[in-house]
Model confidence (mean pLDDT): 81 of 100. This is a predicted structure of a 78-nucleotide RNA (transfer RNA) from Pyrococcus abyssi GE5. The RNAcentral record of the sequence draws on ENA and GtRNAdb. It is recorded under the gene name tRNA-Gly-GCC-1-1. Lineage of the source: Archaea > Methanobacteriati > Thermococcales > Pyrococcus > Pyrococcus abyssi. Its Rfam family is "tRNA". About the family: Transfer RNA (tRNA) molecules are approximately 80 nucleotides in length. The same sequence occurs in records of 7 taxa.
RNA sequence: GCGGUGGUAGUCUAGCCUGGCCUAGGACGCCACCCUGCCAAGGUGGAGACCCGGGUUCAAAUCCCGGCCACCGCACCA
Numbered sequence: 001g002c003g004g005u006g007g008u009a010g011u012c013u014a015g016c017c018u019g020g021c022c023u024a025g026g027a028c029g030c031c032a033c034c035c036u037g038c039c040a041a042g043g044u045g046g047a048g049a050c051c052c053g054g055g056u057u058c059a060a061a062u063c064c065c066g067g068c069c070a071c072c073g074c075a076c077c078a
Base pairs, nucleotide, nucleotide: 001074002073003072004071005070006069007068010028011027012026013025020058030046031045032044033043034042051067052066053065054064055063
């Protein structure tokens, strides 16, 4: 340099192909309360995310373009 795959809460991930049914879902973790003599476990509630920019569209996590980052393969290598 070329190609491929991926990037969503603190962590792991679903959803993306086929745009709308959604207020972006789940698990663990976190916070508050309940429970308990205390802790753990359990119960109830809560906060927290679509890598960045642009485009298409009535509507974008999803489609298109550019960029950044990670991983894999290929090429180059005096």